[in-house]
Large-subunit ribosomal RNA, domain VI from an uncultured Verrucomicrobiota bacterium, 268 nucleotides, folded computationally.
Its Rfam family is "Bacterial large subunit ribosomal RNA". Gene Ontology terms of the family: ribosome and structural constituent of ribosome.
It was read from a public genome assembly.
Context: one part of a larger RNA
RNA sequence: CGCAGGAAACUUGAGGGGUUCAUUCCUUAGUACGAGAGGACCGGGAAUGACGCACUUCUGGUGUGGCAGUUGUCGUGUCAACGGCAGCGCUGCGUAGCCAUGUGCGGAAGAGAUAAGCGCUGAAAGCAUCUAAGUGCCAAGCUCAUCCCAAGAUAUGGUUUCCCGGGGCGUUAGCCCCCUGAAGACCCCUGGCAGACUACCAGGUUGAUAGGCUGGGCGUGUACGUGCCGCGAGGCACUCAGCGGACCAGUACUAAUCGGUCGUGCGG
Numbered sequence: 001c002g003c004a005g006g007a008a009a010c011u012u013g014a015g016g017g018g019u020u021c022a023u024u025c026c027u028u029a030g031u032a033c034g035a036g037a038g039g040a041c042c043g044g045g046a047a048u049g050a051c052g053c054a055c056u057u058c059u060g061g062u063g064u065g066g067c068a069g070u071u072g073u074c075g076u077g078u079c080a081a082c083g084g085c086a087g088c089g090c091u092g093c094g095u096a097g098c099c100a101u102g103u104g105c106g107g108a109a110g111a112g113a114u115a116a117g118c119g120c121u122g123a124a125a126g127c128a129u130c131u132a133a134g135u136g137c138c139a140a141g142c143u144c145a146u147c148c149c150a151a152g153a154u155a156u157g158g159u160u161u162c163c164c165g166g167g168g169c170g171u172u173a174g175c176c177c178c179c180u181g182a183a184g185a186c187c188c189c190u191g192g193c194a195g196a197c198u199a200c201c202a203g204g205u206u207g208a209u210a211g212g213c214u215g216g217g218c219g220u221g222u223a224c225g226u227g228c229c230g231c232g233a234g235g236c237a238c239u240c241a242g243c244g245g246a247c248c249a250g251u252a253c254u255a256a257u258c259g260g261u262c263g264u265g266c267g268g
Stems, first nucleotide, its partner, number of pairs: 001152001005163007015149004021049007033038001051106005059100004066093005071086006110144003117137004164267001165178005179265001184262004188204005209255003212251005218244003225238005
C1' cells in the first nucleotide's frame, strides 16, 4: 500500500512445513513343520533404545549483587566490627531462572488409489491365458488422516461486536464553507517468564505495572553486642539466631503526571 467506510476480537483452510524408526521379552506353542536337530506364520500382551517436542514436581548441574567459613594485604585513628583487592581470592552450601543426565508426551489406529507381485472371469486364437472389455487383493512408498504455520489464498474468505454532522455550488466529474475529530490506534511512561533492535504481552491513578515496605516461602546455619567460663586459642547463654537476588501475596509510600498525534462524519 492492497483487501470499495473505519475499527476490535474470534476464526475457515487454498497452500506450505514437521513426523513417518528399531529391537527385546512373554504368550499363541515347544504347536504347525521336521527322522531328528531345530522351530514358525497369523494374532495378543509387556518393555527398551535412539530420535523429536515440551517442561522443571522429583533427581542433579549452574547459580559472578544469597548465606557462612577462611588466607594475605591495604583502609575506616586504635580494640572490636566492617569494607576494598587478590580469576566470585579460595572453600562449603544454595532460591529463582536457564538446563539434562531428570519428568511428561510422540511416531497409534484407520481409509482411498496404486507399484512389483498374486488372482477371478475372459476372448482375440473352439484350447490356453491376470487383460484386450470387466473385476479383486496387496508396500515403511503416494493421497488423506495426525502436529505446526497459514487470507499478499490480489480468487485478498467467514462470523460477532463497536463508531460516524449540517449547508452551498455544479458542466454530475467534482468542488467549497461551517461544525465536528467518533470507534480505535499510536506517541510517551511503568514493566515482563517477551525480546539483538523492532515486535509481542501486562499496565498507566476508575491503577498492583515496576520499585519500596510488610507478611510468607526458600537459602544459609545460631549475627552484632553483652554476660558467664577459660592463662589463652576459644567455649556457653540470650539464639532453630542474624542476614538474604530473582519466588508467592498484601499494601498506593515512590514512579507510570499533564497531555499530544493519527483516524472522520453512513461509505464505487